[in-house]
Context: one part of a larger RNA
Molecule: small-subunit ribosomal RNA, 5' domain
Organism: uncultured bacterium
RNA sequence: GGAUGAACGCUGGCGGCGUGCCUAAUACAUGCAAGUCGAACGGACACCAAUCUUCGGAAAGAUGUUAGUGGCGUCCGGGUGAGUAACACGUAGUUGACCUGCCUUUGGCUGGGGGAUAACGUUCCGAAAGGAAUGCUAAUACCGCGUAAGCUCAGAGAGAUUAGCAGUCUCUGAGGAAAGUCUACGGACGGCGAAAGAGGGGACUGCGUUCCAUCAGCUAGUUGGUAAGGUAAUGGCUUACCAAGGCAACGACGGAUCGGGGACCUGAGAGGGUGACCCCCCACACUGGUACUGACACACGGACCAGACUCCUACGGGAGGCAGCAGUAAGGAAUAUUGCGCAAUGGACGAAAGUCUGACGCAGCAACGCCGCGUGCGGGAUGAAGGUCUUCGGAUCGUAAACCGCUUUUCUAAGGGAAGAGCAAGGACGGUACCUUAGGAAUAAGUCUCGGCUAACUACGUGCCAGCAGCCGCGGUAAAACGUAGGAGGCGAGCGUUAUCC
Numbered sequence: 001g002g003a004u005g006a007a008c009g010c011u012g013g014c015g016g017c018g019u020g021c022c023u024a025a026u027a028c029a030u031g032c033a034a035g036u037c038g039a040a041c042g043g044a045c046a047c048c049a050a051u052c053u054u055c056g057g058a059a060a061g062a063u064g065u066u067a068g069u070g071g072c073g074u075c076c077g078g079g080u081g082a083g084u085a086a087c088a089c090g091u092a093g094u095u096g097a098c099c100u101g102c103c104u105u106u107g108g109c110u111g112g113g114g115g116a117u118a119a120c121g122u123u124c125c126g127a128a129a130g131g132a133a134u135g136c137u138a139a140u141a142c143c144g145c146g147u148a149a150g151c152u153c154a155g156a157g158a159g160a161u162u163a164g165c166a167g168u169c170u171c172u173g174a175g176g177a178a179a180g181u182c183u184a185c186g187g188a189c190g191g192c193g194a195a196a197g198a199g200g201g202g203a204c205u206g207c208g209u210u211c212c213a214u215c216a217g218c219u220a221g222u223u224g225g226u227a228a229g230g231u232a233a234u235g236g237c238u239u240a241c242c243a244a245g246g247c248a249a250c251g252a253c254g255g256a257u258c259g260g261g262g263a264c265c266u267g268a269g270a271g272g273g274u275g276a277c278c279c280c281c282c283a284c285a286c287u288g289g290u291a292c293u294g295a296c297a298c299a300c301g302g303a304c305c306a307g308a309c310u311c312c313u314a315c316g317g318g319a320g321g322c323a324g325c326a327g328u329a330a331g332g333a334a335u336a337u338u339g340c341g342c343a344a345u346g347g348a349c350g351a352a353a354g355u356c357u358g359a360c361g362c363a364g365c366a367a368c369g370c371c372g373c374g375u376g377c378g379g380g381a382u383g384a385a386g387g388u389c390u391u392c393g394g395a396u397c398g399u400a401a402a403c404c405g406c407u408u409u410u411c412u413a414a415g416g417g418a419a420g421a422g423c424a425a426g427g428a429c430g431g432u433a434c435c436u437u438a439g440g441a442a443u444a445a446g447u448c449u450c451g452g453c454u455a456a457c458u459a460c461g462u463g464c465c466a467g468c469a470g471c472c473g474c475g476g477u478a479a480a481a482c483g484u485a486g487g488a489g490g491c492g493a494g495c496g497u498u499a500u501c502c
Base pairs, nucleotide, nucleotide: 001502002501003500004499006498007497008496009495010494013373014372015371016370017369018368019366020365021331026329027328028327030326031325032324035072036071037070040069041068043066044065045064046063048061051058052057079284080283081282089208090207091206092205093204094203095202098201099200100199103197104196105195106194108192109191110190111145113143114142120135121134122133123132124131125130151175152174153173154172155171156170157169158168180189181188182187210256211255212254217247218246219245222244223243224242225241226240227239228238229237259281260280261279262278263274264273265272266271286307287306288305289304290303309320310319311318312317337363339362340361341360345359346357347356348355349354376406377405378404379403386397387396388395389394411439412438413437414436415435416434420429446491447490448489449488450487451472452471453470457486458485459484460483461482467474468473
């Protein structure tokens, strides 16, 4: 000198764009953050009602709302960095060892049956959370049957490649599917099995990836083999048996520290430092463990078990998990609103209308940062008054002020008023930006320094005191170094200090 997610002191006019718990992965009141579909299904309720009527009413059907069954989603999006020195990440590859819902393409199929169950009704238990018994009912829920080119498995054969195994082709045998709904009857949306694609994921490998040798030896599922199990899949991944191996000074093992990268800061570069915001990957979700469901989880706002903590209780028993958005307490030098809206972009569901969306879009707070603008402009010497200094002559603040003229960026008031919305309407932001008119210099300057480094000097006070200080060093009676004043210098809505990096 540059830089910062900064803090502190003094000061503070406006706008744009960003950024904002670095500490306690501490504990959390309250609200919201993942639902949706009635065009899968049977009910219930409300309202209307063809028609029938003993005039009490009954009722096909339409519309709306929906608890429940069912489907898809909840595995995305959002947060945090505790753990992890590791194939976690980065990069380059391998998968002849693999999976893939939704989407796209191709060519097929969609036949015929069955038994239940929630909701609901009745009875009952419990303070609650919740639960039990019994009776009824539906489905794109569940279960058989038929068929199945291709598919899976087993056996046989062919030919090529390969280190070897996959796959391909031919034959034989066995096994395995499905669901309907709506319709303006044209169809639309679905369902099942197969092949391929796209996108996504799993696994493996080479190389790279902090410090300590005052850590030198480490290892029994350990290293390899055979067999079996398990997985979508290779593999000590697991188990049984067999062998005795495997790693290490090119740093094993142990300890400490730590998410990794793109990037960011600095530097001419090499390098050094950092890993906030934004993007990619990983890990985690009160702590530890476990599986279930599912195309994908060992699952932040799912389940079960154990633990700590908090809360409710009728003492029998229950409930909870903000490292989502706000917000609270605590910690701390320190970090914001319990805001508006789904109008846009994107996501989930739905045929659609639409619903949901603290993702997101906006607004609020903070000079926290960067950038821009302003706090007037021109004239004006009696060089006014006043302050300070003085050699008492004067010098300086100083064209500075007053005063005269001008302008209105800003400001205030009034009026108009968007784009952002592809297609009629529809805009949270927002009566915002912007435009016009009027008014009036009006609403707007500080902070640090002045011994040398280092731009900028005098007076008074103090008297090794009070104090200053980044280094050298100032202060003990004329201090340009302390304090105050005048003046000056630097930067300027900031200035200075502290911390950290180059």